[in-house]
RNA sequence: UUGAGAGUUUGAUCCUGGCUCAGGAUGAACGCUGGCGGCGUGCCUUAGGCAUGCAAGUGGAACGGUCCGGUGAUUCCGCAAGGGGCUAUCGGACAGUCGCAGACGGGUGAGUAAUACAUAGGAAUCUACCCUUUGGUGGGGAAUAACUAGUCGAAAGACUGGCUAAUACCGCAUAACAUCUCCGGAUAAAAGGCCGUAACUGGCCGCCGAUGGAGGAGCCUAUGUCCUAUCAGCUAGUUGGUGGGGUAAGAGCCUACCAAGGCGAUGACGGGUAGCCGGACUGAGAGGUCGGCCGGUCACAAUAGCACUUAGAUACGGGCUAUACAUCUACGGAUGGCAGCAACCGGGAAUAUUGCGCAAUGGGCGAAAGCCUGACGCAGCGACGCCGCGUGGAGGAUGAAGGCCUUCGGGUUGUAAACUCCUUUUGCCCCGCCACAUGGCGGGGAGAAUAAGCACCCACAAACUACGUGCCAGCAGUUGCGGUAAUACGUAGGGUGCAAGCGUUAUCCGGAUUUACUGGGCGUAAAGAGUUCGUAGGCGCUUCGUCGCAUUUCGCUUGAAAGACCAAGGCCCAACCUUGGGAACGGGUGAAAGAUGGACGAGGUAUGAGUCUGCUAGGGGGUACUGGAACUGUCGGUGUAGCAGUGAAAUGCGUUGAUAUCGACAGGAACACCAAGGGCGAAGGCAGGUACCUGGGGCAGCACUGACGCUGAGGAACGAAAGCUAGGGGAGCGAAAGGGAUUAGAGACCCCUGUAGUCCUAGCUGUAAACUAUGCCCGCUUGAUCCUUGAAUAUCCCCGACUUUGUCGGGGUUGGGGGUCGGAGCUAACGCAUGAAGCGGGCCGCCUGGGGAGUACGGUCGCAAGACUAAAACUCAAAGGAAUUGACGGGAGAGCGCACAACCAGGGGAGCAUGUGGUUCAAUUCGACACGAAGCGAAGGACCUUACCCAGGCUUGACAUCCCGCCGUUUAGUCCUAUGGAAACAUGGGAUGAUCUAUGAAAAUGGAUGGCGGGACAGGUGUUGCAUGGCUGUCGUCAGCUCGUGCCGUGGGGUGUCCACUUAAGUGUGGAAACGAGCGCAACCCCUAUUCUGUGUUAAAUUUUCACAGGAGACUGCCCCGCCGUUGGUGGGGAGGAAGGAGGGGAUGAUGUCAAGUCAGCACGACCCUUAUGCCUGGGGCCACACACAUCCUACAAUGGGGUGGAACAAUGGGUUGCCAAGCCGCAAGGCGGAGCUAAUCCCAGCAAAACACCCCUCAGUUCAGAUUGGGGGCUGUAACUCGCCCCCAUGAAGCCGGACUUGGUAGUAAUCGCGGAUCAGCAGGCCGCGGUGAAUACGUUCUCGCUCUUUGUACACACCGCCCAUCAAGCCAGCAAAGUCGGUAGUGCCUGACGUCCCGCCUAUGGCGGGAAGAGGGUAAGAUCGGCGAUGAGGGCUAAGUUGUAACAAGGUAUCCCUAGCCGAAGCUGGGGAUGGAUCACCUCCUUU
Repeated sequence: UUGAGAGUUUGAUCCUGGCUCAGGAUGAACGCUGGCGGCGUGCCUUAGGCAUGCAAGUGGAACGGUCCGGUGAUUCCGCAAGGGGCUAUCGGACAGUCGCAGACGGGUGAGUAAUACAUAGGAAUCUACCCUUUGGUGGGGAAUAACUAGUCGAAAGACUGGCUAAUACCGCAUAACAUCUCCGGAUAAAAGGCCGUAACUGGCCGCCGAUGGAGGAGCCUAUGUCCUAUCAGCUAGUUGGUGGGGUAAGAGCCUACCAAGGCGAUGACGGGUAGCCGGACUGAGAGGUCGGCCGGUCACAAUAGCACUUAGAUACGGGCUAUACAUCUACGGAUGGCAGCAACCGGGAAUAUUGCGCAAUGGGCGAAAGCCUGACGCAGCGACGCCGCGUGGAGGAUGAAGGCCUUCGGGUUGUAAACUCCUUUUGCCCCGCCACAUGGCGGGGAGAAUAAGCACCCACAAACUACGUGCCAGCAGUUGCGGUAAUACGUAGGGUGCAAGCGUUAUCCGGAUUUACUGGGCGUAAAGAGUUCGUAGGCGCUUCGUCGCAUUUCGCUUGAAAGACCAAGGCCCAACCUUGGGAACGGGUGAAAGAUGGACGAGGUAUGAGUCUGCUAGGGGGUACUGGAACUGUCGGUGUAGCAGUGAAAUGCGUUGAUAUCGACAGGAACACCAAGGGCGAAGGCAGGUACCUGGGGCAGCACUGACGCUGAGGAACGAAAGCUAGGGGAGCGAAAGGGAUUAGAGACCCCUGUAGUCCUAGCUGUAAACUAUGCCCGCUUGAUCCUUGAAUAUCCCCGACUUUGUCGGGGUUGGGGGUCGGAGCUAACGCAUGAAGCGGGCCGCCUGGGGAGUACGGUCGCAAGACUAAAACUCAAAGGAAUUGACGGGAGAGCGCACAACCAGGGGAGCAUGUGGUUCAAUUCGACACGAAGCGAAGGACCUUACCCAGGCUUGACAUCCCGCCGUUUAGUCCUAUGGAAACAUGGGAUGAUCUAUGAAAAUGGAUGGCGGGACAGGUGUUGCAUGGCUGUCGUCAGCUCGUGCCGUGGGGUGUCCACUUAAGUGUGGAAACGAGCGCAACCCCUAUUCUGUGUUAAAUUUUCACAGGAGACUGCCCCGCCGUUGGUGGGGAGGAAGGAGGGGAUGAUGUCAAGUCAGCACGACCCUUAUGCCUGGGGCCACACACAUCCUACAAUGGGGUGGAACAAUGGGUUGCCAAGCCGCAAGGCGGAGCUAAUCCCAGCAAAACACCCCUCAGUUCAGAUUGGGGGCUGUAACUCGCCCCCAUGAAGCCGGACUUGGUAGUAAUCGCGGAUCAGCAGGCCGCGGUGAAUACGUUCUCGCUCUUUGUACACACCGCCCAUCAAGCCAGCAAAGUCGGUAGUGCCUGACGUCCCGCCUAUGGCGGGAAGAGGGUAAGAUCGGCGAUGAGGGCUAAGUUGUAACAAGGUAUCCCUAGCCGAAGCUGGGGAUGGAUCACCUCCUUU
């Protein structure tokens, strides 16, 4: 005997880090609700103001008196009863004198950071009442209240005269164990009262002196006791001494003189806040916070000061004075103090009764009885807190009704209720006892009766559905919910949690190891000072001795009680209370030991640090002198038209001769090669050469000193560049400035000039990415390798050179310094790794979420610029580090594709066709919008279609299923017909005429199909493709996308899937911590090229063509050569073959992306309409037309057009509601006609057209082109007006090859030519197919676009159509400055100065008068400090869609950032120096592997 975590930064991860939650607590408040009892508790705010009542009196046994009452000797009146008065006595009450108590008890926390408190001690003191001991208490005196007589005053009260008592006051006597003392002595006291007795003795209570005690009080010391250094110096009675005074008592407590001290970074002085403690709350503890109730202590009593009395006060319910406030007033003056108990007003979120009693406990007085006691005991009010009890118990399934949900079956509320039996705590009523009591105890009565709410239900965090709402209303502690399916809003049902309470708010601790003592960090997350020296401080080698200070152990003492803990006990239990016990921890004190630290003393040097001797490397520093190359300028020569500059240009220079070139001279600045991550220095930094001065380091020697050391707050010195002051200097470069370009703009990047500056001297500044983003010192801990600088080499080993028996050099060895790579270990990871970021020690500096802000204010420094120090309000829930996967880059590498390039033909210009936008319209229905919408849905809108518009109609409906009622043998069906009407439809007439079924022999009756009416329902091309299914497009026929197991990593994740070679391919081979597998690729399928076999309706070319069916064939298989390390692959060539390296074409579309498309193809959730958003009909529209776009067609002509038919050659297909032959008519479209064909047979169709042959046209708006328009016809169809196609005649537009830009195509392809089909009554320039003729070009991968892989950077992840910065404009918010203004606080100087006290003097002397000291307060002056307000000013923060630009993140398109200076709308730009926290390429160096 005790420690729990979670949510939230990201696409995901780990870390850092803040914010938030779950717990406990409260003198609480608020919301909803509320049965009882016990014990506690209750103005936290205005120490604001207070009406009224009460809260401190008591003693007649201290005293005189007054009043009342009783008794009554004597006396008076009266016949008597009785009455009155004097005196005496008894009792009671009372104002006054006197005594004691009003210094306790009770309240409050304003002040106070030390005159306080807590703990432990101390000496120079006092103490009434109480206790102990001891002695005494004799004898006198003078007054004064009361009372009385007056006076003044409104009152309060005051004054004068007179009388009186005491335990009141004053002498005298006596007095020691008291005090003082010069040791002779001196000084100071008292009070009586009561009881009792016949009286005395006596008893009791007092009084006085002294002793001791107890309790109380005063004083002193040590230690401890909040924040702030943006408070650093404070102090004149200040520190000490002497004399004097003063106090109960020590003391600068006071005073005079003397001295100049005292305190302070271990925080004085100042400012802010605060009563302190026992303890309370919390916490595992260490701690943190608090100090209400109870207890101890202090301070205060309207504010401030003062004393008096007293044992004790500087006195809460005493006094005086001043001030403020309030009350009374006759205006002259008076009176008051609830921070006592109640109460009231005010303030506030908020806190109670103007209660009862002294019965208990305690206090005051008294001899006592007793009196007083708002202390206290009780009661009242408040769920304010803690504790206890109850609101019923047992049974009870048809799982009732109702509610809610529902998949419509049911589920749930739920044994819950009803109902049956039982009980009576509590509450109510009655009685008795105790009793002041509403309380306690006992007995009885009726009756389940009188008694349940609150919060929550997305996660954290226990608990879920429906409806409503639709980024609205609202919720929210945090993340966050709500934009039509909300478990997150509101309501309901259900559930969860607590329960007479439950939630919310506020505050404290915890969680938070988030201030880290226990128990954190600082390379990149916040954090190492720019560097060094050094003071205080901290820490510190070795041996011996002494001490016993710290430390350790033991004993004693103290730390009140209460509280906490343990045990026992009392209220029924508990809370609560009582008794007992023990501990923890702190302080004091005594003792022991001598380890560790310390102090003192004495030594030591293996070993820290230093000195010495000898060597040694170096851009270490300073001063002076000096050199050459280059540059610019000047002069002179030669020489001629350009030079310079850029992406391209221009400004600029040049015919007054530039540039170029030669010579001479002048000037300033910087020092090529050597030169190397090579050297030196503390850092900044340091580079031509020589001389002088000078600092530090290293090695060797082992001589000397003997701990002399390490670190280092403050402090001091040094400290790049820029900048400043003064004076020089000025070649080049070059902020600012000017000009030229670029640009939408260009205050920039680029160019031409160019001033400060850059240089020197003397000063200042003191900052940098001052970086290794890594403080200094010491010790320890596997290695590899390189560079540099010493030492050693007697002997030995290896290598090299030479003058070869030998010498020299290098290495092996051993120190110092500088790099790189890696092990353990560490780290969040990246990484660090003997120069640690490892393992330890010492000291310093620094950090504690982001922004605000390194800013404001204050201070210090500076000539200035500015530097150093350094906040808060407010605001956000993140900001951040490292690494991962993607995506992206105006990053890199590799590869592919009709992607570019090469070539051919087009589009874009014209006319027309079709589609779209726009516009128009009653309607021009709807959808599709980059690629991937736009001859798309639509394989064919005159009506229909049709969804749109106008008009007219129908309402169980055009269509499906069912129910109820009625009609009916002529009802269904069929046919004819009338009226209205455009039709639909409405209202009628007539004819014909069934079928099925039940009962029954039949007749007949009933029913169904039918109609009418009603009800369920139908119907909707109405909405949502962002609720969906299915289908489709696209990246893309691109080569990718994944999994299992294993391995690596804390993890996200990686590996596999990588590397090399190769491929059309993640195709294959080899290697490799991977081994395998799946979906994709390929192959299997279809067509086609060659061939074989079989069959043969048709055809007729019969060794065949064709068709169908089934086979064969191609695999880098064979040979040669080249290449890649090769058993594999690739390139070239060859053979054979119809075909050669996938032969050609098709079908086939991985994981996924785009909230891509479609609710109008279909299906489907939800919502909406229901005499209409449904259905029917007529007409119109979808065909409009200033215009814009997309896709075609036809052309612009001679490679052509026309004519003549002179003359050839196909294939795919289609056909009975059909294709339609021959023949005839018509110029033709077409008509008549009717043979054949259900098709290898007949027809479309003799099919072809381009091609070929001949003739004409001759370059023109034409014999090109055919739009448009007029006239006349044909066909389809109920119907060609809006709005079809075709034919003939006539007409004859634009257009002469098309700007920027752009499309398709790599071979039977493009181009060109015609043919067929679907849809279809009719209608194609579109679409889908078919064949004929039939090219050109590809060097190649730099560029454009798209894609794949690897790598790199990233502040992106809605993923670059990303992110994001600053000004300006708007709104809101807080703070800063500010002319001033208004207050507070603490002081200073001067003036004034109440009461009272003290001092001095005088007098008629317990007093009076005068003077003085000090002094609250008031006034005044100059400041200090804190705060309120403040026109305006500058910046900051926040706020879905404002403006201007584009600064940063990729090489962010001029790499970025730091310091500094100048400039500019803004981000910013430029100059100087610095950093890498820069991408890319090349080179160099080093390392590793082979």